[in-house]
RNA sequence: ACGGAGAGUUUGAUCCUGGCUCAGAACGAACGUUGGCGGCGUGGAUUAGGCAUGCAAGUCGAACGAGAAAGCACCCUUCGGGGUGUGAGUAGAGUGGCGAACGGGUGAGUAACGCGUGGGGAACCUGCCCUUGAGUGGGGGAUAACGUUUCUAACGAGACGCUAAUACCGCAUAACACAGGCACCGGGCAUCCGGAGCCUGUCAAAGGUGGCCUCUGUUUCAAGCUGUCGCUUGAGGAUGGCCCCGCGUCCGAUUAGCUAGAUGGUGGGGUAACGGCCUACCAUGGCGACGAUCGGUAGCCGGCCUGAGAGGGUGUCCGGCCACACUGGGACUGAGAUACGGCCCAGACUCCUACGGGAGGCAGCAGUCGAGAGGCUUCCGCAAUGGGGGAAACCCUGACGGAGCGACGCCGCGUGGGUGAGGAAGGUCUUCGGAUCGUAAAACCCUGUCAGGAGGGACGAAAACCGGAUUGGCUAAUACCCUUUCCGCUUGACGGUACCUCCAGAGGAAGCUCCGGCUAACUCCGUGCCAGCAGCCGCGGUAACACGGAGGGAGCAAACGUUGUUCGGAAUUACUGGGCGUAAAGGGCGUGUAGGCGGUUCCGUAAGUCGGGGGUGAAAUCCAGUGGCUCAACCAUUGGCCUGCCUUCGAAACUGCGGAACUUGAGGCCGUGAGAGGAAAGCGGAAUUCCUGGUGUAUCGGUGAAAUGAGUUGAUAUCAGGAGGAACACCGGUGGCGAAGGCGGCUUUCUGGCGCGGUUCUGACGCUGAGGCGCGAAAGCAUGGGGAGCAAACGGGAUUAGAUACCCCGGUAGUCCAUGCCGUAAACGAUGAGAACUAGGUGUCGGGGGUAUCGACCCCCUCGGUGCCGCAGCUAACGCAUUAAGUUCUCCGCCUGGGGAGUACGGUCGCAAGGCUGAAACUCAAAGGAAUUGACGGGGGCCCGCACAAGCGGUGGAGCAUGUGGUUUAAUUCGAUGCAACGCGAAGAACCUUACCUGGGCUUGACAUAUACUUGACUGCCGUGGAAACACGGUUUCCUAGCAAUAGGUGGGUAUACAGGUGCUGCAUGGCUGUCGUCAGCUCGUGUCGUGAGAUGUUGGGUUAAGUCCCGCAACGAGCGCAACCCUUAUCCUUAGUUGCCAUCGGGUAAAGCCGGGCACUCUAGGGAGACUGCCUGUGUUAAGCAGGAGGAAGGCGGGGAUGAUGUCAAGUCAUCAUGGCCCUUACGCCCAGGGCUACACACGUGCUACAAUGGCCGGUACAAUGGGUUGCAAUGCCGCGAGGUGGAGCUAAUCCCUAAAACCGGUCUCAGUUCGGAUUGGAGUCUGCAACUCGACUUCAUGAAGUCGGAAUCGCUAGUAAUCGCGUAUCAGCACGACGCGGUGAAUACGUUCCCGGGCCUUGUACACACCGCCCGUCAAGCCACGAAAGUCGGGGGUACCCGAAGUCGUUGACCCAACCCGCAAGGGAGGGAUGCGCCGAAGGUAAAACUGAUGAUUGGGGCUAAGUCGUAACAAGGUAGCCGUACCGGAAGGUGCGGCUGGAUCACCUCCUUU
Repeated sequence: ACGGAGAGUUUGAUCCUGGCUCAGAACGAACGUUGGCGGCGUGGAUUAGGCAUGCAAGUCGAACGAGAAAGCACCCUUCGGGGUGUGAGUAGAGUGGCGAACGGGUGAGUAACGCGUGGGGAACCUGCCCUUGAGUGGGGGAUAACGUUUCUAACGAGACGCUAAUACCGCAUAACACAGGCACCGGGCAUCCGGAGCCUGUCAAAGGUGGCCUCUGUUUCAAGCUGUCGCUUGAGGAUGGCCCCGCGUCCGAUUAGCUAGAUGGUGGGGUAACGGCCUACCAUGGCGACGAUCGGUAGCCGGCCUGAGAGGGUGUCCGGCCACACUGGGACUGAGAUACGGCCCAGACUCCUACGGGAGGCAGCAGUCGAGAGGCUUCCGCAAUGGGGGAAACCCUGACGGAGCGACGCCGCGUGGGUGAGGAAGGUCUUCGGAUCGUAAAACCCUGUCAGGAGGGACGAAAACCGGAUUGGCUAAUACCCUUUCCGCUUGACGGUACCUCCAGAGGAAGCUCCGGCUAACUCCGUGCCAGCAGCCGCGGUAACACGGAGGGAGCAAACGUUGUUCGGAAUUACUGGGCGUAAAGGGCGUGUAGGCGGUUCCGUAAGUCGGGGGUGAAAUCCAGUGGCUCAACCAUUGGCCUGCCUUCGAAACUGCGGAACUUGAGGCCGUGAGAGGAAAGCGGAAUUCCUGGUGUAUCGGUGAAAUGAGUUGAUAUCAGGAGGAACACCGGUGGCGAAGGCGGCUUUCUGGCGCGGUUCUGACGCUGAGGCGCGAAAGCAUGGGGAGCAAACGGGAUUAGAUACCCCGGUAGUCCAUGCCGUAAACGAUGAGAACUAGGUGUCGGGGGUAUCGACCCCCUCGGUGCCGCAGCUAACGCAUUAAGUUCUCCGCCUGGGGAGUACGGUCGCAAGGCUGAAACUCAAAGGAAUUGACGGGGGCCCGCACAAGCGGUGGAGCAUGUGGUUUAAUUCGAUGCAACGCGAAGAACCUUACCUGGGCUUGACAUAUACUUGACUGCCGUGGAAACACGGUUUCCUAGCAAUAGGUGGGUAUACAGGUGCUGCAUGGCUGUCGUCAGCUCGUGUCGUGAGAUGUUGGGUUAAGUCCCGCAACGAGCGCAACCCUUAUCCUUAGUUGCCAUCGGGUAAAGCCGGGCACUCUAGGGAGACUGCCUGUGUUAAGCAGGAGGAAGGCGGGGAUGAUGUCAAGUCAUCAUGGCCCUUACGCCCAGGGCUACACACGUGCUACAAUGGCCGGUACAAUGGGUUGCAAUGCCGCGAGGUGGAGCUAAUCCCUAAAACCGGUCUCAGUUCGGAUUGGAGUCUGCAACUCGACUUCAUGAAGUCGGAAUCGCUAGUAAUCGCGUAUCAGCACGACGCGGUGAAUACGUUCCCGGGCCUUGUACACACCGCCCGUCAAGCCACGAAAGUCGGGGGUACCCGAAGUCGUUGACCCAACCCGCAAGGGAGGGAUGCGCCGAAGGUAAAACUGAUGAUUGGGGCUAAGUCGUAACAAGGUAGCCGUACCGGAAGGUGCGGCUGGAUCACCUCCUUU
């Protein structure tokens, strides 16, 4: 040495850029809520608006003259009054002096020598004051007051008469003073300054007062003396002022030129003084890019606020300066003013008026009105400090000292302290247990500040005066006076205040804001995108910590919040301390002026620079120390600081300046070289088109496909000839040249630049470059040519919903040339120029050298250009990287959130188009860059899937069944809604179910628990009413223990808590489920990489059904998924044989495993075996694996199942259940009857049956499996055509029962609405059930509809599958075309992966992330807002020219007027002065034409903003025509097209280069 903090907000996430916002401090503040005391400060910032009233500057009698009244006392009185004294030499007024120019106020004006700072005045003034010298003699004439009188409303004015002075005027004296002249010395800074000398001329004054008698003169005494205060004139000082200069002092260039007293000179005038300050003449200067002029704004400073500082902001209080005083002008007086409380004039305003005329100026203190968000008492006192006057007493002082008012600010104090748990009551919350307010309260014990009452009671006061004493001086003097010291006396507005003491008593004294994050502090209720909040982000749409209230909490506290403003944070204007490849930002390129910067060496100088000394930097403030108010604020004192300026001495490294030299920068010279560098002229061939002719005939052309178009008047095609214009294939190349734009056939001429080599010359001649000047693609413009092809506009044809486009056919400007304009581009490397330094590697172009060679090559070195890769370093990243975006230096240009807007206005350039320059209001909380993960793409690559294809069968058409939508209805209960709702919840609605509707009923309830009371019933039975529920009536009457009372249990009733709800919210939830998808994926740990999000692993090469496995690899491992383990099925073995089986043996039947018997087989159901790419061959990388083969019942996961990762869809379900919250409670609960869920113009989904002969019908004959069965399955038998009935053997089941069809055999039908098809309808029945009407199934007779294979479209299936056939089961009284299962018969096809759909991996683009069902553009329509233009209209300030011209200074006139002096006896005259008139200047006013600026304006133009308007789809993916830039034309709109340019274009291919191997 004391000093620097950040946060929120762009994204799905990240880093960066960047704005917005917040936390801090401050204020002359205001507003809201609240408010106890004190101290110290502070208080009209707006209308420099207007002001009533009072006060704010007077004083001196020791300068002068004059001089009252009331009252009182006395006297007189004719009682009317008068006089005297006192009041009183007082008041008031006047002459005169000093003051009034200070003090006090305000900030309008002023951008200036106004202020600040430092100098200068040799160009100046200064009253009072101090020091000092000299003097103060002698005269004169007036005039106010006053008196008389005139005019006047007033203000005031006039006439006549008198008088004094420190008023006025001569004279004398007088110089060292001034003026002129002469000559000298010294000094300085140019003019000059200082000093001394001589001569001439000119200029003074005033007295007052005290004392005394020494002197003089005297009657007192004053004319004397003396003191003192004055006066005059010098010199010096001090103080104050005036003038000049250097430097500093806001914004605008959309203000670039300004200037006629302007710049200078000479003469004159003027001033205190220099000076164009003024004037005449002469000259033509002066200022300006280092910002003149003009416009806007503003008093400046010490300081104050903020800040780490640098800086930024500010100028209130206090202090210094300036300016102003109703507005403008002017002078007078004076030492000083161009004068706040003076004068004159003009103007505006106010007031008075007798209308003739007058008066006024609070930006002094109070106060008032006004405007305003907003700022005080019409206070006390001169006690203190200071000022004016005075000799003094004293007077005056709204300066000042105090008090009052205002929480306006700062500071201090208090509103109590201790103990106190039953953690009271109460509030709030609650999971109902409790928690919290909370030791908080109460209660008990204390204290006593402030306020209140009582008493005491200051400091601030020092004096002056007076009295006494005293020192020194003056003097004749012990007088007086002055002076020193001491004593005494006297003086306080504040104020009976501060302070002290006592008294009583916790008594009188707490609020405000906030509690989503930032930011400390959380719950309940209410509300329901409403009401509202909000500083930013953002909250609020039924569970809001964000709104409102409450409880609780946090923070500050007599305050707390809000608003406004400033600085800070903001490194967000970056001097300290920023940037410009892609975020905003490098000028399109050169040349060069001013300016800035500048190589090596030496000498000098000392401007910059550095050091020492001196002066100044006022005080206050600030910092530190000390001290005073009880502390603090506040105050005092000491020191520091005041970072600056001036001056002097010194240093000489660096910069500058002067001089001398040098060669490496730069340039020249010589030699040599490459090149689409530029300009002009000429020449050439290929091709297109056109024309002519020949051959030739019907098409050509064009497209995705077409058409328009061309062609029989002969096209296209082809041959020959000709015309004309434009462009130059191949070579050709990240090759070359040029400053950039740009430049490409060949030849010639002219011409610019560059490289290399030599090291010959000059000797810093250099770099950059604001302005300026030049060049500058394409488009465009002007004039004149030219015009083949191409081609904006335009016409036509297509496409399309439209198509002002993309495609096609035509086609004009234009494209070309000459000349002249334009001056812009994605004019890009989005990278200014120059210089130096900092690893390399590898291409290529031009030159030189070395080596080598016969030589060209090759190889090495080097200079210059041009590419790629790469280290360090840099970068937000991407990337850059000796061609830097690295490290530095110099100069220029540019940026500062997005939009508005490169717009408007102005200026300037242009023929125009337009270019350059270039804002604001308003609006948003972002707009952006790079990279990341996803998602997406009408991007790419690889790969799967009944995804397509190949097949088979369907749906879509018919009838019926069933579900849904819709409609209907009292109700048609509710839910499910793309895939993934729709034969779904529902595995079965006649009642029930049932949740819906109608009607009838119940209210502790149909159901649960508890308590209290009561009862002995409930039930059952009977009766009545009723549709029933139910109601009423009757009847009967519990259990256990105990003798009983009673206790317990139990049922009913009553009552209270409560029950109950298929009421709402699946977007509050659990659970369960669907779906992507049985797809192969999803993650983690550690490590590594990256600032980070993240990446890596998981990518790559193979392979797989598979993230399956192998190999490789900064990864190594692991988890959830895959696979396997499980079930089933296929083969075999084994064990066990009843109810199963029957080969063998026996018995037996009409037959039959029927019986004995047997378990061999089948089968059953336990256990095991088997399959693993194990084996072989090939292939592959020797791997994983793949292909083929063998064996095997089965072969490459054998078939099937179960099994569903991380997650997605706020997917589904509050009506399965559970559950938060909300809602209903004689109803949204409960019971009952009936109805409805079964409706029916329609539409859709899913099915069944068909349309027939691979079929229908009739007859005959076979073969299953899964399952089920005792309130059940039911056989044989009998009845019925049949459904079924009757009946009941057997069976609680491998035992009995339910139990097959297609097929097969035979017959018939013969292609038809049929012997197909069976709907519909009529009749008759069966069964179940309390009950088949609404509304069951089945049977039978009759009826016999649509339908003849199904449009667009669409579904399933890859093998025991599809197709086809029947059977079983759950639900169920009954009801199955559905669902779930079972077996029988049993195919076709797959070349393949281009396409459709879905999915996986990698990669790419992205403006998407609610993720393409995304995002997003413009017109139009609506509302609101600000702005531009506009015929004009109304103002403002300034300037110019002219007119008029007040007051006044100056000049002039001065015949009129005048006392002092002169002449004169006087009259009068003179000197001098004045009035008046005139002139210059001159404010206000007027006129005129312009410019500037503001307000307003019908209408008009675009712009911004605004949940759900219209039209299209331009952009983001290859955005569906890549986009964008400039320009031109066109179009409802985005936009389209032409020409040139850019990559900030995807994709594919090729070429070149590089890297790796």